Bacterial RNase P class A from Bacteroidales bacterium Bact_22, 347 nucleotides, folded computationally. Its Rfam family is "Bacterial RNase P class A". From the family's description: Ribonuclease P (RNase P) is a ubiquitous endoribonuclease, found in archaea, bacteria and eukarya as well as chloroplasts and mitochondria. The family's RNA type in Rfam is ribozyme. The coordinates come from a structure-prediction model, not an experiment, and the mean pLDDT is 77. The organism belongs to Bacteroidales, within Bacteria.

[in-house]
């Protein structure tokens, strides 16, 4: 540095969720007793699945994402081992990488410079001059038309050759494969795809407050009986009587469904231990362990004793990160102070 593992313990007295047992009560529900109740990140909700529900004949187009390669995985934009290529670094070896295409097209290159792409400001040669040829030299810029050296020319130029660089093609040998090593042949007009596009490949939408089931009260289809001036029924009331008011009043009950209940709910592509294949992510086999599951949210709070850290001669004091489960799994990222083990490097 790396790796793995731990973060208070135990007691009591209080208190809060669930589950189970008892007791009260008609129920609601209270009391009692036992037991059980946050993490590696539970957080960001960022990717990628399961579950659910609605779309879905095929085809196409858009649109969005993703971009070396092989493999792992349910999947993934995750990850394993690699290739490149770019920083650091004496090295050993470490980080990044927006790592498909500007030789499909089309755009775009600010100042600054003659010119930012088929370029002549100074120079430099022809030539009387007009004009003309020349990217060697200057000098501007982040970039200036392949780098160097002969040879060539009026002067110069990849114009020609050597030697190297870079793109295409083909061969060989190595590797699954990205690639690498080499020969051979064309070629040589810049950059920019975190410009538009093209090229591959993927991709339905919405989330557990999804969703299925039961189902109060009021309302109601429907049915019945009663009554409509021979007055049901209501108001005033404690009752009778009076009086006013006056067409509905009563009784069963469908189906949707609100409240409210139940599921969904947690035993999982999960977790440990050995074997065993594979560099490795990871597979396979065996064994073993598991009671948070609320539902707007319960898991707390005080003493003591003890354990560690840090102060102190001691007595004592102080302190013990980050943080809070909401359908569940895999994963990244981000927050995090310290103890212990074992292994390394330097002194």
């Nucleotide at each position: 540095g790396a790796a793995a593992g731990g973060c208070g313990a135990u007691u009591g007295u209080c208190g809060c969720g669930g589950g189970c047992g008892g007791a009260a009560g008609c129920g609601a529900u209270u009391c009692c007793g036992c037991g059980u109740g946050a993490g590696g990140a539970a957080a960001g909700u960022c990717g990628g699945g399961a579950c659910a529900g609605c779309g879905c004949a095929g085809a196409g187009c858009a649109c969005c994402a993703u971009a070396c390669u092989u493999c792992c995985u349910a999947a993934c934009g995750g990850g394993a081992a690699g290739g490149c290529g770019u920083c650091g670094g004496a090295g050993a070896c470490g980080a990044c990488g927006a790592c498909a295409g500007c030789u499909a097209g089309u755009g775009c290159c600010a100042c600054a410079g003659a010119a930012a792409a088929u370029a002549a400001c100074c120079g430099c040669c022809c030539g009387a001059a007009a004009g003309g040829g020349u990217a060697a030299g200057g000098g501007u810029g982040a970039a200036a038309a392949c780098g160097c050296g002969a040879g060539g020319u009026a002067a110069g130029a990849g114009c020609u050759c050597a030697c190297g660089c870079c793109g295409c093609g083909g061969c060989g040998c190595g590797g699954u494969g990205a690639c690498g090593c080499g020969c051979c042949g064309c070629g040589g007009a810049g950059g920019u795809a975190a410009a538009c596009c093209u090229u591959a490949u993927g991709g339905g939408c919405u989330g557990c407050a999804a969703a299925a089931c039961c189902a109060a009260a009021u309302a109601u289809a429907c049915c019945g009986g009663c009554g409509c001036c021979u007055g049901a029924g209501g108001g005033c009331u404690g009752c009778u009587c009076g009086u006013c008011c006056g067409a509905g009043c009563c009784g069963g009950g469908u189906g949707g469904g609100u409240a409210g209940g139940u599921u969904g709910c947690u035993a999982a592509a999960g977790c440990c231990u050995g074997a065993u294949g594979g560099c490795g992510a990871c597979g396979u086999c065996a064994g073993g362990a598991u009671u948070a599951g609320a539902g707007a949210a319960a898991u707390g709070a005080c003493a003591a004793u003890c354990a560690c850290u840090c102060a102190g001669c001691a007595a004592u004091g102080a302190g013990u990160a980050c943080a809070g489960a909401a359908u569940c799994c895999c994963g990244c990222u981000u927050a995090u102070g310290c103890c212990u083990u074992u292994c390394u490097u330097u002194u």